[in-house]
Predicted 3D model of an 85-nucleotide RNA (c-di-GMP-I-GGC riboswitch aptamer) from Anaerolinea sp. The prediction has a mean pLDDT of 91. Rfam family: c-di-GMP-I-GGC riboswitch aptamer. Gene Ontology term of the family: cyclic-di-GMP binding.
RNA sequence: UCCGAUAAAGGCAAACCCAACGAAAGUUGGGGACGCAAAGCUACGGGCCUAACGUUCAACAACUAUGGUCGCCGAGCCGCCGAAG
Repeated sequence: UCCGAUAAAGGCAAACCCAACGAAAGUUGGGGACGCAAAGCUACGGGCCUAACGUUCAACAACUAUGGUCGCCGAGCCGCCGAAG
C1' cells in the first nucleotide's frame, strides 16, 4: 500500500412517527434502527425522482431542471482503527 477480522475505540442512521419548510420530489430537527468501512464531503458523468415556472394544447394532458437524490453506479477530495494474507 492493497485489504477489511465473530478485534478494540468511536461514528452514521433505512422504514416508520412527530414538528417545521417546500408546488412536488424532498430537506432540516426530534424520536427510532434496516443496515453501513467511507452510509464522510462534492450533483462532476450516467441513472433515478419531481414538474412550480415555461413550452405545446380548446381542454384533459404531454414535454422540460433551473429543483432534488452521494444509503443507485462511476469519478474527485479528505479520513479512524490494524488481525490474517